Record summary: Small-subunit ribosomal RNA from an uncultured bacterium, 1459 nucleotides, folded computationally.
RNA sequence: AGAGUUUGAUCCUGGCUCAGAAUCAACGCUGGCGGCGUGCCUAACACAUGCAAGUCGAACGAGAAAGUGGAGCAAUCCAUGAGUAAAGUGGCGACCGGGUGAGUAACACGUGACUAACCUACCUCCGAAUGGGGAAUAACUCCGGGAAACCGGGGCUAAUACCGCAUAACACCGCAAGGUCAAAGCAGCAAUGCGUUUGGAGAGGGGGUCGCGGCUGAUUAGCUAGUUGGCGGGGUAACGGCCCACCAAGGCGAAGAUCGGUAUCCGGCCUGAGAGGGCGCACGGACACACUGGAACUGAAACACGGUCCAGACUCCUACGGGAGGCAGCAGUGGGGAAUUUUGCGCAAUGGGGGAAACCCUGACGCAGCAACGCCGCGUGGAGGAUGAAGCCCCUUGGGGCGUAAACUCCUUUCGACCAAGACGAUAAUGACGGUACUGGUGGAAGAAGCACCGGCUAACUCUGUGCCAGCAGCCGCGGUAAUACAGAGGGUGCAAGCGUUGUUCGGAAUUAUUGGGCGUAAAGGGCGCGUAGGCGGCGCAGCAAGUCACCUGUGAAAUCUCCGGGCUUAACUCGGAGCCUGCAGGCGAAACUGCUGUGCUGGAGUAUGGGAGAGGUGCGUGGAAUUCCCGGUGUAGCGGUGAAAUGCGUAGAUAUCGGGAGGAACACCUGUGGCGAAAGCGGCGCACUGGACCAUAACUGACGCUGAGGCGCGAAAGCUAGGGGAGCAAACAGGAUUAGAUACCCUGGUAGUCCUAGCCCUAAACGAUGAUUGCUUGGUGUCUGGGGUUUUAUAGUCCCCGGGUGCCGUCGCUAACGCUUUAAGCAUUCCGCCUGGGGAGUACGGUCGCAAGACUGAAACUCAAAGGAAUUGACGGGGACCCGCACAAGCGGUGGAGCAUGUGGUUUAAUUCGACGCAACGCGAAGAACCUUACCUGGGCUAGAAUGCCUCCGACAACCCUAGAGAUAGGGCCUUCUGGGUAAAACCAUACGGAGUGCAAGGUGCUGCAUGGCUGUCGUCAGCUCGUGUCGUGAGAUGUUGGGUUAAGUCCCGCAACGAGCGCAACCCUCAUUUUUAGUUGCCUUUAUGGAACUCUAGAAAGACUGCCGGUUAUAAACCGGAGGAAGGCGGGGAUGACGUCAAGUCAGCAUGCCCCUUACACCCUGGGCUACACACGUGCUACAAUGGGUGAGACAAUGAGAUGCAACUCUGCGAAGACAAGCUAAUCUAUAAACUCACUCUAAGUUCGGAUUGUAGGCUGCAACUCGCCUGCAUGAAGUUGGAAUCGCUAGUAAUCGCUGGUCAGCUAUACAGCGGUGAAUUCGUUCCCGGGCCUUGUACACACCGCCCGUCGCACCAUGGAAGCUGGUUAUGCCCGAAGUCGUUACUCUAACCUUUUUGGAGGAGGAUGCCUAAGGUAGAAUUAGUGACUGGGGUGAAGUCGUAACAAGGUAACC
Repeated sequence: AGAGUUUGAUCCUGGCUCAGAAUCAACGCUGGCGGCGUGCCUAACACAUGCAAGUCGAACGAGAAAGUGGAGCAAUCCAUGAGUAAAGUGGCGACCGGGUGAGUAACACGUGACUAACCUACCUCCGAAUGGGGAAUAACUCCGGGAAACCGGGGCUAAUACCGCAUAACACCGCAAGGUCAAAGCAGCAAUGCGUUUGGAGAGGGGGUCGCGGCUGAUUAGCUAGUUGGCGGGGUAACGGCCCACCAAGGCGAAGAUCGGUAUCCGGCCUGAGAGGGCGCACGGACACACUGGAACUGAAACACGGUCCAGACUCCUACGGGAGGCAGCAGUGGGGAAUUUUGCGCAAUGGGGGAAACCCUGACGCAGCAACGCCGCGUGGAGGAUGAAGCCCCUUGGGGCGUAAACUCCUUUCGACCAAGACGAUAAUGACGGUACUGGUGGAAGAAGCACCGGCUAACUCUGUGCCAGCAGCCGCGGUAAUACAGAGGGUGCAAGCGUUGUUCGGAAUUAUUGGGCGUAAAGGGCGCGUAGGCGGCGCAGCAAGUCACCUGUGAAAUCUCCGGGCUUAACUCGGAGCCUGCAGGCGAAACUGCUGUGCUGGAGUAUGGGAGAGGUGCGUGGAAUUCCCGGUGUAGCGGUGAAAUGCGUAGAUAUCGGGAGGAACACCUGUGGCGAAAGCGGCGCACUGGACCAUAACUGACGCUGAGGCGCGAAAGCUAGGGGAGCAAACAGGAUUAGAUACCCUGGUAGUCCUAGCCCUAAACGAUGAUUGCUUGGUGUCUGGGGUUUUAUAGUCCCCGGGUGCCGUCGCUAACGCUUUAAGCAUUCCGCCUGGGGAGUACGGUCGCAAGACUGAAACUCAAAGGAAUUGACGGGGACCCGCACAAGCGGUGGAGCAUGUGGUUUAAUUCGACGCAACGCGAAGAACCUUACCUGGGCUAGAAUGCCUCCGACAACCCUAGAGAUAGGGCCUUCUGGGUAAAACCAUACGGAGUGCAAGGUGCUGCAUGGCUGUCGUCAGCUCGUGUCGUGAGAUGUUGGGUUAAGUCCCGCAACGAGCGCAACCCUCAUUUUUAGUUGCCUUUAUGGAACUCUAGAAAGACUGCCGGUUAUAAACCGGAGGAAGGCGGGGAUGACGUCAAGUCAGCAUGCCCCUUACACCCUGGGCUACACACGUGCUACAAUGGGUGAGACAAUGAGAUGCAACUCUGCGAAGACAAGCUAAUCUAUAAACUCACUCUAAGUUCGGAUUGUAGGCUGCAACUCGCCUGCAUGAAGUUGGAAUCGCUAGUAAUCGCUGGUCAGCUAUACAGCGGUGAAUUCGUUCCCGGGCCUUGUACACACCGCCCGUCGCACCAUGGAAGCUGGUUAUGCCCGAAGUCGUUACUCUAACCUUUUUGGAGGAGGAUGCCUAAGGUAGAAUUAGUGACUGGGGUGAAGUCGUAACAAGGUAACC
């Protein structure tokens, strides 16, 4: 510090997601040790048990028992225990300490002031005093009640308990005079000490007031009656409506009152570069609370966690009469929950209470226990060690990895274990921790490693299994048979006693932007104006000092944080010092800027005077053209309307035309990116009234200004209310068409409405999608409207200049780009409005407005990972321009109809093997299925196999014969070693063939052409496809390759930020056409010669054609047109040659090949069958339908090519197919009747002398074999068919058409096919509007799997969240009324009453009880408000697999789209 994700790619906008840090955490797997911390975030839910606040005998009275000792026979007594225990009176404490965070949005908290408006026990200091009396009461004892808790009565008694008197410095009251107010003693032999009373001061603590600060909602806008203030009282420690009586009518609020929601606050903690954001656990400060609500008492302090009273809920005890209780103290229990510990030890330390002290108490605290919950530290060994062991994994089978890792050798012992010794904490005593820390010793590598991840982000890769299944996933996304993404394994990466996951917070996120964003098109400028509050504001001088700045002072607790040191072996942790605490308050200064005050100025703004322009507004008049209607005339059969029609009108006289009239609405031409207006908007002409802007002059005022939340006004069209009006047009509606449908587009009609008056509505793509204001910043050129100057006698006009509007182009600059550019989207200022992913949704609810329609304001749940802007390259368009092609047109001949052949589909079948499916499958693979082929089916066999290689052994092998069988096969007979080397000869070696054996190894036309190679088709022989360097662009990309010409061509020329190059085009290659030359056999010629080389021909070489020459056109180019010459003329004809790529095109069945599958079978052998089936449909062909013909007879002319298991002449036989015999030929030598054609005859328009299917019969040939299932021949038979619907194919010249010939495959053949060869030999092309295909440029696009694209809405089904709803059930709050506990205060005629007074009393003062008044908790009740849940039914929304119906949008989307 960034990264992934929208696209084919790009830039931008924008959301989502990730990497980091943190945590009071939890969960999963795992777990050695220690230190320091932390540990109910949920139910402020309920609590068993124990403990958590007592102490003082030196304030006071009283006062045991057990035990022990003694005496006594014993009962018992004495002493001791002991003035002890326990209890009481009294004092101090219990208000601290400890817990929790429910409530609280508040002076609760923080911070800083103030308190002359206050209090303060204990403590310290300074004063004064401490004299003399009195009356009770608990304990105790007696009696009584009660289950208990406890209570009542009689009697005795003490005090530092209580009450008077005296004194009164000080204090209090009062202007003063004056008046009023106190006490207690205890210990000690004593000195004295501790107390007591009353003052003053201090310290520390507390109460109160104020400024400022810190949450959220306006879908909460008004709130308030003790309310705001005053006078007088009461009350309090104290101010105060704190309370009361009276008086006044105030107080708060858009700078957010009131109400709702949420929440203890802070020091700080986490994060962050910071500013910020989030949090408030532990530690520290403050506050609040103590079962819930209320209340007071005591006290210095409480309205009191372990006190009291009352009410309520709950729990417990009970003898049913009545009582007791409050863990949010420490432990602990139940419950809730994802989740949070021991009913431990000790007062040794620190601190607290009491006490003179000893001492007692202290779940504060110090420690220990549990928990990897966090942070920090340590260990699980170190060194050597390659037969790189075994094992596992991978493998190209060679090897590689785990891996020096292990084993093994040597060494060490931290931690842990055991043994021994043993602290500091305590400078006298006292140690829970603790026999702990630390130290020494013993022995042995011994007791100690896991977790997550490995597709990208993100470090780390392979195998196996699985097969859109199982599963993964933070985002993008993986998985449909070769998954680095699932699961396992091996290996690797990361961290490590932990590692991952989940939740939460900040960061990244400049994604709420103060630092630090935006608003033309991405989300976003209010429809427009006026204007209130507010914000901001020209130039000069003087003053003030609020803001601002400088210095100083106080405060900003400690801890935390940073730095520097110190202590625990280190660190975490901790101690000391410094810094920091950015703040607040005060003091003293400065005066530039802002502000305030004063005084001036004229530049901003306004006024005045004089002008001209204008569809600016309102009202009242008025004009002509046109449409329609009415009346009349002329006139006759149609009119009207459309793509074409029909509905409609018309013989009752339309349309057309002429004349007259009525009525309403709108104003042609002028008219113009012209004018005016704030916008909406404004258009005949005239008049009246009226607003604004502009120019000139520079007389006047003197900052009077700008913006503008709320507010007020204006505001197209449609719509609404009332009343008019209504010609044309025209929603709705009706009819006619179109269509699959057509509730549309088109046509004929037609009502609201459109118009006027008055009043509403208040919205628009209300747009320049651009808020208003001011200033500044190069230019050019139009136009509207003013003014000035020049020229001119003058007007007009020209030119120049100064203003104000309105357009176009464009520099800088800006912008994501497009674009904007003095009329800014540039550079700056001020103010307002608005935005923060898409959908849900401008919806719901609430509120305001409206007659309604509806408008304004305006969410959430849920859902997606995108939605979007600009530009790029393609593709596409029922967009445009240009061009080409047998593409159309012009022609010729076909197909589609018939019969047959052949292929395919379908059907059938045991099988009808398989593949090919628009063009680019269908006479295709197949250049030839009777067996074989053959892959299919039936049946019979075989299993290391039918074939091949290596090894071993045996043997010649083979052929032939017999038997069984359908055959494969099985059995038998016959037969016995070949060839080569080597040697004298052998031995021996090698090889071929056959058999057997064993192992390695076979075999598969089984699957996948969507795993592949190779090959092929196709666009297309179309003219295209690219690269290097340079340049332009942020970039994808562009340029080049576009443009002007030209060409068959990206062919060439010219121009040009391009210059060059490559693959294609062309040429080079083959062939045909001409000539020359060379060579002549089997060919040719002459003639039969042991000739010839002229011609034809053959096949080698060469020449020839290049727009080369001439003329014209064009741009003096390229090129085109015409001509000459020439066998051939403008690529001469034909062929081969197929760019980058497209179609997951075709082929695993030609071959090769990965993976998968079969292995007594999906392999192999054999017999027979099938591939040849047949209601049907299609493709491709053949033959025909006839006279341009058929038949018969005669006659003529080719070329390619083939031939030794072959072609076969001649001759003979047969009607013929053919047969017999057989010459020649390894082939320019031999082997073939070319046919159409020509001539002659015949047929005469007919289902024929056309046509030949079909069938019968007799034969021939090939072959082991023609039944299924071959071809040929003769005779006989003689079907359909008389030129073919819609539609459709080929062809531009030696072409179409037509005629025959040859070859491959092949025993034969289904060949009418295919591949070639020659013979005869046309017609037509005006032209490019249209159909199809293609090329180039341009345009639009929401397409990129690219139009066979994308995509919208209803309906149907499932799921989800949500709105409405008769209602139902809770919570909360306020108000009215009723009732009213305890309690303070007040009242009191009733009852009681020690201290003081007194006239001694039936007295007074005072007090207590009871009763009662005000207030008041809880409770009741009434009608409300608000909020939550639920609700039959219902509304829309979202999401889902390949549902249904249509085709709305994207291209001119087929009616331009949208508001």

The RNAcentral record of the sequence draws on ENA and SILVA. Rfam family: Bacterial small subunit ribosomal RNA.